[in-house]
RNA sequence: AUGUUAUCAAGAAAGGUGGAGAGAUUAGACUCGCUGAAGCCUUAGCAACCCUUUGAAUUUAUCAAUGAAGGUGCUAAAUUCUACUUGAAGACGCGAUUCAUUUAUCGUGGAUUUGGAUAGAUAACUC
Numbered sequence: 001a002u003g004u005u006a007u008c009a010a011g012a013a014a015g016g017u018g019g020a021g022a023g024a025u026u027a028g029a030c031u032c033g034c035u036g037a038a039g040c041c042u043u044a045g046c047a048a049c050c051c052u053u054u055g056a057a058u059u060u061a062u063c064a065a066u067g068a069a070g071g072u073g074c075u076a077a078a079u080u081c082u083a084c085u086u087g088a089a090g091a092c093g094c095g096a097u098u099c100a101u102u103u104a105u106c107g108u109g110g111a112u113u114u115g116g117a118u119a120g121a122u123a124a125c126u127c
Base pairs, nucleotide, nucleotide: 003125004124005123006122007121008120013043014042015041016040017039021032022031023030026083027082028081029080044075045074046073049071050070051067053065054064055063056062079119084116085115087114088113089112092109093108094107095106096105097104
């Protein structure tokens, strides 16, 4: 670096070094930062993907519980938010038709919520 699958609103920070940026990328917004950013190092912690142990099952799949020794990962804000969509929902605005009025139907617009897609991150497997 390729592909597949799973997860991504929970959780968990101090010190040293460093010295101006950082939050993946593009744009916009917002936020963090000289009361010290990124990076690097040390220690601590979180979680439970791989994994340990036990039980069930076995059609060779898997399921439940358990633990944290080992391999990763992570430790501001939802992957910080938005962007794409003939999707869905309930409101609202506008227009048309209908009705004496209330109303009903249709069309349309932007926003909201919620799905999905794309991109990304991490793990396991794979070439």
The RNA shown here (SAM riboswitch aptamer (S box leader)) has 127 nucleotides and comes from uncultured Psychroserpens sp. Its mean pLDDT, the model's own confidence on a scale to 100, is 79.